[in-house]
């Protein structure tokens, strides 16, 4: 290289259940077991260290209630933009690397519906048909301070 077994992981809008709802079984009336629900997709990661209710719609339901993480935020550093270049500051961003205005303009899954499978149940898993977004992009317009450099572009 390979081939075999073990054993770990294989989750990051993601995991989890003491609180709550549901089922079922005792037990006989309120307990007591066992289970079962508990976010639908799009989007997101420059290094350090800090912090915690961390983005956008969609749906209308426990999608309620909490836990832990988390790619968010903030300092600080390095990078890019702000009409050559460089050096400091300002604003903002993170390699598709500024920001406002205006126009233009793209994409989902859930629910719903239809079938099907697993379960006494509660749920739950898969398929099928046909939809719908936002943030996002895209163009165009606008608009920094200071300094050195000295025509090199």
């Nucleotide at each position: 290289a390979c081939u075999a077994a073990a054993u770990a992981u294989u989750a990051a809008g993601c995991g989890c259940c003491a609180g709550a709802g549901c089922u079922c079984a005792a037990u006989a009336u309120u307990u007591u077991g066992a289970g079962u629900u508990g976010a639908c997709g799009a989007g997101g990661a420059c290094a350090u260290g800090g912090u915690u209710u961390a983005u956008c719609g969609a749906a209308a339901a426990u999608u309620c209630g909490g836990c832990g993480g988390a790619u968010g935020c903030c300092a600080u550093g390095c990078g890019g933009u702000g009409c050559a270049g460089c050096u400091a500051c300002c604003a903002u961003c993170g390699u598709u690397a500024g920001u406002a205005g205006u126009c233009c303009u793209a994409c989902a899954a859930a629910u719903a519906c239809c079938a099907c499978a697993a379960g006494u149940g509660a749920u739950u898993g898969u398929g099928g048909a046909g939809a719908c977004a936002a943030a996002a992009g895209g163009a165009u317009u606008a608009a920094g301070u200071a300094g050195a450099u000295a025509u090199a572009a």

This is a predicted structure of a 153-nucleotide RNA (glmS glucosamine-6-phosphate activated ribozyme aptamer) from Proteiniborus ethanoligenes.
Rfam family: glmS glucosamine-6-phosphate activated ribozyme aptamer. Rfam describes the family as follows. This entry contains a glucosamine-6-phosphate activated ribozyme that is found in the mRNA for GlmS. GlmS is an enzyme that uses fructose-6-phosphate and glutamine to generate glucosamine-6-phosphate. Rfam links the family to the GO terms regulation of gene expression and catalytic activity.
Of the family's consensus pairs, 88% are formed in the model.
Taxonomically the source falls in Proteiniborus (Bacteria, Bacillati, Clostridia, Eubacteriales).
RNAcentral holds the sequence, with entries from Rfam.